The RNA shown here (small-subunit ribosomal RNA) has 1452 nucleotides and comes from Acidobacteria bacterium YJF2-13. Model confidence (mean pLDDT): 86 of 100. Rfam family: Bacterial small subunit ribosomal RNA. Rfam links the family to the GO terms structural constituent of ribosome and ribosome.
[in-house]
RNA sequence: AGAGUUUGAUCCUGGCUCAGAGCGAACGCUGGCGGCAUGCUUAACACAUGCAAGUCGCACGGUCGGGGGAAACUCCGGCAGUGGCGGACGGGUGAGUAACGCGUAGGUAUCUAUCCUUAGGUGGGGGACAACCACGGGAAACUGUGGCUAAUACCGCAUGAUGACUGAGGUCCAAAGGCGCAAGUCGCCUGGGGAGGAGCCUGCGUCCGAUUAGCUAGUUGGUGGGGUAAAGGCUUACCAAGGCGAUGAUCGGUAGCUGGUCUGAGAGGAUGAUCAGCCACACUGGGACUGAGACACGGCCCAGACUCCUACGGGAGGCAGCAGUGGGGAAUAUUGGACAAUGGGCGCAAGCCUGAUCCAGCAAUGCCGCGUGGGUGAAGAAGGUCUUCGGAUUGUAAAGCCCUUUUGGCGGGGACGAUGAUGACGGUACCCGCAGAAGAAGCCCCGGCUAACUUCGUGCCAGCAGCCGCGGUAAUACGAAGGGGGCUAGCGUUGCUCGGAAUGACUGGGCGUAAAGGGCGCGUAGGCGGCAUGCACAGUCAGGCGUGAAAUUCCUGGGCUCAACCUGGGGGCUGCGCUUGAUACAUGUAUGCUUGAGUUCGGAAGAGGGUCGUGGAAUUCCCGGUGUAGCGGUGAAAUGCGUAGAUAUCGGGAGGAACACCUGUGGCGAAAGCGGCUCACUGGACCAUUACUGACGCUGAUGCACGAAAGCUAGGGGAGCAAACAGGAUUAGAUACCCUGGUAGUCCUAGCCCUAAACUAUGAUCGCUUGGUGUGACAGGUACCCAAUCCUGUCGUGCCGGAGCUAACGCGUUAAGCGAUCCGCCUGGGGAGUACGGUCGCAAGGCUGAAACUCAAAGGAAUUGACGGGGGCCCGCACAAGCGGUGGAGCAUGUGGUUCAAUUCGACGCAACGCGAAGAACCUUACCUGGGCUCGAAGCGUAGUGGACCGAGGUAGAAAUAUCUCUUUCCCGCAAGGGACUGCUACGGAGGUGCUGCAUGGCUGUCGUCAGCUCGUGUCGUGAGAUGUUGGGUUAAGUCCCGCAACGAGCGCAACCCUUAUUGUCAGUUGCCAUCAUUUAGUUGGGCACUCUGGCGAAACCGCCUCGGAUAACGGGGAGGAAGGUGGGGAUGACGUCAAGUCCUCAUGGCCUUUAUGUCCAGGGCCACACACGUGCUACAAUGGUUGGUACAAACCGUCGCAAACCCGCGAGGGGGAGCUAAUCGGAAAAAGCCAAUCCCAGUCCGGAUUGGAGUCUGCAACUCGACUCCAUGAAGCUGGAAUCGCUAGUAAUCGCAGAUCAGCACGCUGCGGUGAAUACGUUCCCGGGCCUUGUACACACCGCCCGUCACAUCACGAAAGUGGGCUGUACUAGAAGCCGGUGCGCUGACCCGCAAGGGAGGCAGCCGUCCAAGGUAUAACUCAUGAUUGGGGUGAAGUCGUAACAAGGUA
Repeated sequence: AGAGUUUGAUCCUGGCUCAGAGCGAACGCUGGCGGCAUGCUUAACACAUGCAAGUCGCACGGUCGGGGGAAACUCCGGCAGUGGCGGACGGGUGAGUAACGCGUAGGUAUCUAUCCUUAGGUGGGGGACAACCACGGGAAACUGUGGCUAAUACCGCAUGAUGACUGAGGUCCAAAGGCGCAAGUCGCCUGGGGAGGAGCCUGCGUCCGAUUAGCUAGUUGGUGGGGUAAAGGCUUACCAAGGCGAUGAUCGGUAGCUGGUCUGAGAGGAUGAUCAGCCACACUGGGACUGAGACACGGCCCAGACUCCUACGGGAGGCAGCAGUGGGGAAUAUUGGACAAUGGGCGCAAGCCUGAUCCAGCAAUGCCGCGUGGGUGAAGAAGGUCUUCGGAUUGUAAAGCCCUUUUGGCGGGGACGAUGAUGACGGUACCCGCAGAAGAAGCCCCGGCUAACUUCGUGCCAGCAGCCGCGGUAAUACGAAGGGGGCUAGCGUUGCUCGGAAUGACUGGGCGUAAAGGGCGCGUAGGCGGCAUGCACAGUCAGGCGUGAAAUUCCUGGGCUCAACCUGGGGGCUGCGCUUGAUACAUGUAUGCUUGAGUUCGGAAGAGGGUCGUGGAAUUCCCGGUGUAGCGGUGAAAUGCGUAGAUAUCGGGAGGAACACCUGUGGCGAAAGCGGCUCACUGGACCAUUACUGACGCUGAUGCACGAAAGCUAGGGGAGCAAACAGGAUUAGAUACCCUGGUAGUCCUAGCCCUAAACUAUGAUCGCUUGGUGUGACAGGUACCCAAUCCUGUCGUGCCGGAGCUAACGCGUUAAGCGAUCCGCCUGGGGAGUACGGUCGCAAGGCUGAAACUCAAAGGAAUUGACGGGGGCCCGCACAAGCGGUGGAGCAUGUGGUUCAAUUCGACGCAACGCGAAGAACCUUACCUGGGCUCGAAGCGUAGUGGACCGAGGUAGAAAUAUCUCUUUCCCGCAAGGGACUGCUACGGAGGUGCUGCAUGGCUGUCGUCAGCUCGUGUCGUGAGAUGUUGGGUUAAGUCCCGCAACGAGCGCAACCCUUAUUGUCAGUUGCCAUCAUUUAGUUGGGCACUCUGGCGAAACCGCCUCGGAUAACGGGGAGGAAGGUGGGGAUGACGUCAAGUCCUCAUGGCCUUUAUGUCCAGGGCCACACACGUGCUACAAUGGUUGGUACAAACCGUCGCAAACCCGCGAGGGGGAGCUAAUCGGAAAAAGCCAAUCCCAGUCCGGAUUGGAGUCUGCAACUCGACUCCAUGAAGCUGGAAUCGCUAGUAAUCGCAGAUCAGCACGCUGCGGUGAAUACGUUCCCGGGCCUUGUACACACCGCCCGUCACAUCACGAAAGUGGGCUGUACUAGAAGCCGGUGCGCUGACCCGCAAGGGAGGCAGCCGUCCAAGGUAUAACUCAUGAUUGGGGUGAAGUCGUAACAAGGUA
């Protein structure tokens, strides 16, 4: 520090996701030791049990026990009580609280037990009440009455320095003693001061929501009274009417705050466990008492809920103390030890108490440290895994050998913490010794991000997944294994926080098209603001002082063996306050200035606005005239109008609306918007000039005004147009597009509505920054005069472009450039501009405006393709023009379907279907049935064994096969033996037309013989890419020429090759025959001229002429020529496309099979047959059929062959065998044609299917199932619907011939020649293709993409008669306990009067009242849950209906 993910690719925008760090964690797997920390985040849920606050006998009376004493009495110990001090600390928790609660900085009208210090005092009296005793009540808790008693308990009196109060004279207020022989000491009372603590007040800071905008009656202030330790509406009476709030009051939600903690470069963001400070709370609510301090966690009273006890009358309780229990939960420990240390309470003290604390226990919860061994060791062991079978890897890893002993174990010693005593921890830390490698390694990952790869299994299954995405038979992505990578007593996962995220942007983002400029103006608050001088100094800057607790973090030392941890010092705490200065800037103030702004004088333009008038053209309607059959409308029609007279035309009239030409990227206006003409009214901008004001300015939240069209209310008006509606068409449908009608509306008046792609998709204002060229307005200058014209200036409005900017497109002085000020707005897509709430509106609806849920994208610009019922240019038998077919019939053949035991398999639009198959009776053959074989049907090797092999025959059988018999050995070598051939047995390796053509090679089809497809370098572009290859011409052609930021090159095109057309030459047999001879016959002699054959050449190149063209390329015409513009034909097929075809030609990975899916054999099947399609043949006839005669080819084939003559047969054919290994012989007859005859338009002398009979040939064999012949039979068919195919010249059409395959079988296929046409105006249209351009939401590329309803499933949400809860307010009621006030006839000790009785002061109970908690009633608001039904929304594999959008998307 970045990375992955939108696309075919690119750049950008933008979200999602990952890598890092952290945690009071939890879960999974695993787990050796130690140190230091940490450990209910949930139910402030409920709690059994024990403990957590007592202490003092030196305050006091009593009582019990013990010791001493005869006793009085005394000593010790305990117990409850009176009294004192402490239970307001310590410990827990975070419910409440958005607050002076907390933080920080200040303030003061106050209090303060204990402590320190200081001053003074401590005299003299009195009356009670507990305990205790007696009698009672009660189950208990507890309690009543009477009686006795002490004090440091209580109450007067005296004194009173100081103190308090004061009217300044005065008045008022204290005390306690204990212990000690004593000295004394501990106390007590009243003051002053201090320390520490507490109370109160203030400035500033402190979460979210405006879908919470107004709140407030003790409310704000004052006066009097009261109250408090203390200021204060704290309280009360009266008076005034204030106070708070857009700088967010009030209300709602959430939350203890801080030091800090985590993260981050920082700024920030998140957080507030442990430790520390503050606050709040103690079952819930209320209340006071005591006290220095509480409205009190382990105190009291009341109310409530809950739990427990009960004798039912009444009582008891409060773990958010430490342990512990139940419950909740993903989840959080022992009912431990000790007061040894530190600290606290009490006490003179000894001491007691202390779940504070110190320790121990449990937990890998975290951090830190250590270990699980070290060295050596190649036969690179075994085993595992992979393998190309060679090996590689695990791997020095192991074993083996040599060492060590941390840790753990055992044994021994043994602390610091304790300045004198006292040690829970603890026989712990630590030290020494002993034995022995001994007891001690796992977890996750390995497709990319992201370090790490192979095999097997699985087969869109099982599963994985943080994102992208893997898995449908070769998965580095699932599971396992081997190997590897990472971390390590841990490793992963999940959750949460920050980071990355500049993705809320202060640092540090944006708004033309990606999300985003308010529709426009006026203007309030606010923000910002010209030049000069003086003063001031709150902003700003500098110095000093105070504070910013400690801990933490950082730096630097120290202590535990290191570290974590602990600790000393420093720094820091970016803040706040006080103070002293500075005065440039900013601000304030004062005085000025004129350039910003405005006013004035003069001019001129304009559809600027509202009002009243007025004009002509046109449409429609009405009246009248002329006139007659149609008009109108459309792609074509129809509805409609018209003989009751339309349309057309002429004249007259009515009425409403809009203003042609002028008219212009012209003008005006803030925008919306504004268009005939005239008058008056009225707003603004502009130019020029003088004078004036003197910053008066800019922007502008809330607010106010304006705001197209449509729409609404009321009243008018209504010609044309025209939603709705009706009819006619179109259509599968057509609630549309088209047509005929037609109502609201459109118009006016008054009032609403307030939205638009209200767009320049570009807020307003100011300044700055190269230019060119139009145009509107005004002014100036120049031309002797004259400016619409030329020049200059200002304002407006356009276009093109520089720098710069921009993702690009583009913008570019009218900025989207460079700066400034202010406002508005954005933060992924969908859900959704929806819901709810509020507000506005008559309504329609507007404004404001979410969430759940869901996706990994949604988007912008540009690129290359592809596509378009886009455009331009151009080709092709593409159409057109022609000729002949197919589609109808019969048959042949292939296919589908069906059938079957099997009808083997493949091929499926063009580009499958007379295709693989150039030939299925057996074989072929892959299929079926049945019978056999298992080293197997074939080849090879090794070993064993037999024999020659071969040949002949028998038996069983359908055959394969089994078995038997006969005949027979060969070569080399003396021999042993070896070799050849061959059968059998065993072994090695077989075999498969089984699957996968979507694992492949090779081959092939197709676009297409179309003219294209690319590269190097350069240049342009951020880039994908572009350029070149586009353009102007031309061509069959990216063929060539010219031009050009391109210059060259490659694969294609063309040419080179074959053939054909002409010719020369050479050669002259088997070919040929002009001349000579001969002959039935080139038969022979002869000849090689000709034909022909086949080698080598020639010839054609727009070369020549002419015209056109840029003078080029090239094109038109002509001459010559056998041939003329690539002469005809062939071979030749660029980059690529179709997962095209083929695993059944062959090859081949993987899978499957191995007494079978292999192999042998027999028979059957591939030939089936209701039917459908393709390709053909033959026909339907007279351009024909039949009969007879007669003529002319090319190419090809032949010895396992072609076969002549001749003979036989009606014929197929048979016999026969000359000749021929072929320019020699043969196949071989060419056919159409020509000549002649006949048929006479008919199901025929057309047509030949079908069937019967008889034969021929091939073959082991023609039944299923061959071809041919003869005789007989004589079907359909009379030119073929929609539709569709071929062909542009030696072509179509037509005629026959040959060949491959092949025993036989050809209407198919491949070749060959014979006869031999018609037509092409032309490129509008159909199909296919090429180039350029354009649009695109397509890229699996239009057979694309994609929208909505409906149906089904599921999820979240809204509405809903209501229902249930929570919280809050208001009104009324209620009124416990308690304080306060009143009363107090009952009760009453101290003091006063009194001899006493008694009275008084004071007090208590009781009663009354104010206040007030729970509760009750009513009502309102908010909120949560739920609700029959209902509404839309999201998601889901292939559902239904249509086709809305993307191309002109077929109506932009």